[in-house]
RNA sequence: GGGGCCAUAGCAUAGUCCGGCAGUGUAACCGGCUCCAGACCGGUUGACGGGGGUUCGAAUCCCUCUGGCCCCA
Numbered sequence: 001g002g003g004g005c006c007a008u009a010g011c012a013u014a015g016u017c018c019g020g021c022a023g024u025g026u027a028a029c030c031g032g033c034u035c036c037a038g039a040c041c042g043g044u045u046g047a048c049g050g051g052g053g054u055u056c057g058a059a060u061c062c063c064u065c066u067g068g069c070c071c072c073a
Base pairs, nucleotide, nucleotide: 001072002071003070004069005068006067007066010026011025012024013023020056028044029043030042031041032040049065050064051063052062053061
């Protein structure tokens, strides 16, 4: 220098192909249970890397930037 893949909650991950309510686990918090705690049960909070475009509507499609990984030279 050229090419490919990835980025979603504190952490892990589904949804992306084929546009239409952002889901699950764990953690945290609250409550139940218990003499207390753990385990277990119920509930709550919390996320689409930044910018732009297309569209009635974008996590999803297009462009660009940032960061990470891999291949070629």

About this RNA:
Transfer RNA from a Nanobdellia archaeon, 73 nucleotides, folded computationally. The sequence is in RNAcentral, with records from ENA.